[in-house]
RNA sequence: UCUUAUUCAGAGUGGUGGAGGUACAUAGGACCCGUGAAGCCACGGCAACCCCUUUUUUACAGGAAGGUGCCAACCUGAGCAUUGCCUUACGGCGGAUGAACA
Numbered sequence: 001u002c003u004u005a006u007u008c009a010g011a012g013u014g015g016u017g018g019a020g021g022u023a024c025a026u027a028g029g030a031c032c033c034g035u036g037a038a039g040c041c042a043c044g045g046c047a048a049c050c051c052c053u054u055u056u057u058u059a060c061a062g063g064a065a066g067g068u069g070c071c072a073a074c075c076u077g078a079g080c081a082u083u084g085c086c087u088u089a090c091g092g093c094g095g096a097u098g099a100a101c102a
Stems, first nucleotide, its partner, number of pairs: 007102001012043005020032003028076002044071003049067002051063003080098004084093003
């Protein structure tokens, strides 16, 4: 750089630390936090991409030692495309679906 899949599920205790945090994305919202944020450490857990087993190579299925990842809430939201409903119209909606970004 290209291709594919997933992204509404799931999973905590202690120590340390001492004011922030909710990855990225206009404005704006909302939520968590001195009854202790982020970070770091220990143990634990979730999950199943790599891995192992089975299989004609696979796929499906099973496993969970190891390597990753993850363990508040779908955090939300404009913009782009298609489209639904309401309104005479201007406009409006917790609109819907998809794409893009990550």
SAM riboswitch aptamer (S box leader) from a bovine gut metagenome, 102 nucleotides, folded computationally.
RNAcentral holds the sequence, with entries from MGnify.
Its Rfam family is "SAM riboswitch aptamer (S box leader)". Rfam describes the family as follows. The SAM riboswitch is found upstream of a number of genes which code for proteins involved in methionine or cysteine biosynthesis in Gram-positive bacteria.